[in-house]
Context: one part of a larger RNA
RNA sequence: AGACGGGGCCCGCACAAGCAGCGGAGCGUGUGGUUUAAUUCGAUGCAAAACGAAGAACCUUACCAAGGUUUGACAUGACGGAAGUAGUAACCUGAAAAGGAAACGACCUGUAAAGUCAGGAGUCGCCACAGGUGCUGCAUGGCUGUCGUCAGCUCGUGCCGUGAGGUGUUUGGUUAAGUCCUUUAACGAGCGCAACCCCUAUUGCCAGUUAUAUUCUCUGGCGAGACUGCCUCGCAAAACGGGGAGGAAGGUGGGGAUGACGUCAAGUCAGCACGGCCCUUAUACCUUGGGCUACACACACGCUACAAUGGGUGGUACAAUGGGUAGCAAUAGAGCGAUCUGGAGCAAAUCCUAAAAGCCAUCCUCAGUUCAGAUUGUAGGCUGAAACUCGCCUGCAUGAAGGCGGAGUUGCUAGUAACCGCAGGUCAGCAUACUGCGGUGAAUACGUUCUCGGGCCUUGUACA
Repeated sequence: AGACGGGGCCCGCACAAGCAGCGGAGCGUGUGGUUUAAUUCGAUGCAAAACGAAGAACCUUACCAAGGUUUGACAUGACGGAAGUAGUAACCUGAAAAGGAAACGACCUGUAAAGUCAGGAGUCGCCACAGGUGCUGCAUGGCUGUCGUCAGCUCGUGCCGUGAGGUGUUUGGUUAAGUCCUUUAACGAGCGCAACCCCUAUUGCCAGUUAUAUUCUCUGGCGAGACUGCCUCGCAAAACGGGGAGGAAGGUGGGGAUGACGUCAAGUCAGCACGGCCCUUAUACCUUGGGCUACACACACGCUACAAUGGGUGGUACAAUGGGUAGCAAUAGAGCGAUCUGGAGCAAAUCCUAAAAGCCAUCCUCAGUUCAGAUUGUAGGCUGAAACUCGCCUGCAUGAAGGCGGAGUUGCUAGUAACCGCAGGUCAGCAUACUGCGGUGAAUACGUUCUCGGGCCUUGUACA
């Protein structure tokens, strides 16, 4: 100087106060385990487990079985060869890949009577080599997680100490903050904090694609506005704190981006790159089929419920973010429906996609029910060469567990939680996941004794 324990001060949805959950049920997804020819690989307390994967029927695909190829699916170079050559390819074998093969039959430059000759491209042989999602994240780069958006981490000169080192960074206040003030053998400085950046809340001016219309709303641009600026009280003073006025907004207005020195030999050699090692008729490459979807079980994250603040039926209202030409698709027609026929409009502020909870009326009257919807049967639809393994949707029938869940445990402090739907990416098809968007819209916080994590000071230690 650290780490740990004790003490003091302080903070955080850390506890408390509340609200909604999880843990019990069914199902979805991930993981462990087991099984398997294979169930590819990685991630493993917080910080692995709806994670890589923004979407495994084939492909993807790395795994397994079988069949095949060997300068190779791909790149560069050297040497040599073939002339009906390269290419197209009927046909045969085959699951395909691949192997064989009639017929047709080129291109560029120069040359020439002439596919004559020479060269190129292409092709064949051979050699260097290609190739490897093979190993090592404990050889690495890059990127990322975490402590933690916590308030810390350091340096120059000076001073103190034999030295390691200390001081500065401490004291007293204060702050979200090593934020600021004050004190002070320190005086300054750097990386962090804050501010500068973006969105949002108010308003002025300018413009107006779309459109009946740009006055409002809206969209785009340029400005204004908030700074403890004003008043007052407290503190020795200051910093700052309490209250008030005005104001759309008040003391960081709300949200985002932004992650210091470092820690965990944290994660990733399977995004990519790269050292070393290993394979080279195979650990490379192609193809068909299977597997990644298995199932006594255990865990994690979710969805749907257990009902009357509800369920069914009919009527009726209001968004925002986005997306759209191999696309979004209106009006119309067919069908109980999924969907189909057809195709107005739209490369889009113009057209389309396009709400639900809500409100009104009515039935159900506390039941395993007109709750709940698993499971199964059957008939259909859609995508796609192809839905058996293994997709999604619809109709009819079936109608399981489930009576609010033990110990324990999670999220959240305001337009938040909770409830409700919508969109997007991925994508031929497939979303209870993810990323966004709006609609309705609470309760509670006495307080810091305790639990967890963190910061500063101090003290003890047989720890390093």

Small-subunit ribosomal RNA, 3' major domain from an uncultured bacterium, 464 nucleotides, folded computationally.
The RNAcentral record of the full RNA draws on ENA.
The prediction has a mean pLDDT of 81.